[in-house]
Molecule: THF (Tetrahydrofolate) riboswitch aptamer
Organism: Candidatus Enterenecus stercoripullorum
Order: sequence, then structure tokens, then C1' cells
RNA sequence: GCAGAGUAGGGACAGCACGUUAAGUGCCGCCGGAUGGGACGUUGCCGCCGGACGAAGGAGCAUCCACUCCGCGUUGCUGUGCCCGCAUCCACUGC
Repeated sequence: GCAGAGUAGGGACAGCACGUUAAGUGCCGCCGGAUGGGACGUUGCCGCCGGACGAAGGAGCAUCCACUCCGCGUUGCUGUGCCCGCAUCCACUGC
């Protein structure tokens, strides 16, 4: 000098759960946090708060509750493999 490896994250499948008496998800704004191995920092990501908007329930048992089953939610977590695979500097591997 050249090449490579290595985040966050995304959606699919499976399992276990949550809600369906509406939380969650998604949208907007403020603040904060982590972010290739290290430092620093954008982008995406996450969290708190506030605001607007908003839903698909049904069946069985003796009505409700509880329980079970089938659905629904651009729901949560885990696993698998796939996709993607940050900028600068310094490092790592090979030549």
C1' cells in the first nucleotide's frame, strides 16, 4: 500500500407469552443512552416524558368471572438461518 474479518438493525419460520374490558405497535416533538476491538462522532437503533390517532372478535361449559379452543394485533421475548454489514484515526488477519 492492497484485500479481508468484525456493529446496531431488518424481515421470515418455530416455540413460549401479552392484549383483545386496549396495553402494545406505528406517527410527531423534547431530552437522554448505547453503537464493528479502542477513542470520537453522524446515520439508523433504544429508553423516559408529552401530544395526536387508533383495532376483530367469536365459540364451548351454568349468565359474569375463571378455564379451553379458533382468530385478531403491521404485540413482546427466545432460537434458527437469511439480509444488511457505519464515517475518521488507531488497532486485528492475510499478501